[in-house]
RNA sequence: GCGGCAGUAGCUCAGCGGUAGAGCAUCGGCUUCCCAAGCCGAGGGUCACGGGUUCGAAUCCCGCUUGCCGCU
Numbered sequence: 001g002c003g004g005c006a007g008u009a010g011c012u013c014a015g016c017g018g019u020a021g022a023g024c025a026u027c028g029g030c031u032u033c034c035c036a037a038g039c040c041g042a043g044g045g046u047c048a049c050g051g052g053u054u055c056g057a058a059u060c061c062c063g064c065u066u067g068c069c070g071c072u
Base pairs, nucleotide, nucleotide: 001071002070003069004068005067006066007065010024011023012022013021018055026042027041028040029039030038049063050062051061052060
């Protein structure tokens, strides 16, 4: 230098054009003499970043950037 994959909640990951979700974690409640476990609920997101297409983009297109892998 070229190619491929990945970047979404604090962490691990879903979501293949129509209101962004789960598990764990955090906070509150129930239960218990207390703790743990269990159950119920809540908060938390510029979908890495910048443009484009579209009535509408996390999703399609272009650029850019970071990490991993391969080639040279």

The prediction has a mean pLDDT of 84. Transfer RNA from Alistipes sp., 72 nucleotides, folded computationally. NCBI's taxonomy places the organism under Bacteria, Pseudomonadati, Bacteroidia, Rikenellaceae, Alistipes. The sequence was found in a public genome assembly. Rfam family: tRNA. Its family is annotated with triplet codon-amino acid adaptor activity in the Gene Ontology.